[in-house]
RNA sequence: GGGGGUGUAGCAUAGUGGUGGUGCAUCCGGCUGAUAACCGGAAGGUCCCAGGUCCGAUCCCUGGCACCCCCA
Repeated sequence: GGGGGUGUAGCAUAGUGGUGGUGCAUCCGGCUGAUAACCGGAAGGUCCCAGGUCCGAUCCCUGGCACCCCCA
């Protein structure tokens, strides 16, 4: 220098155009003599950034940034 992949909650991960979910962790409650486990509930996301397409974008297109891989 060229090509490809990934970016979603504190962590991990699903979601491929129509309200962004799950597990762990955190908080509250139940259970217990108590703790853990277990059960119920809650909070937590400008979906990496900017622009475009569309009635509508986490999703499609363009550019950028970060990380990873391949080629040179």

Predicted 3D model of a 72-nucleotide RNA (transfer RNA) from archaeon GW2011_AR10. RNAcentral records the identical sequence in 2 taxa. Its Rfam family is "tRNA".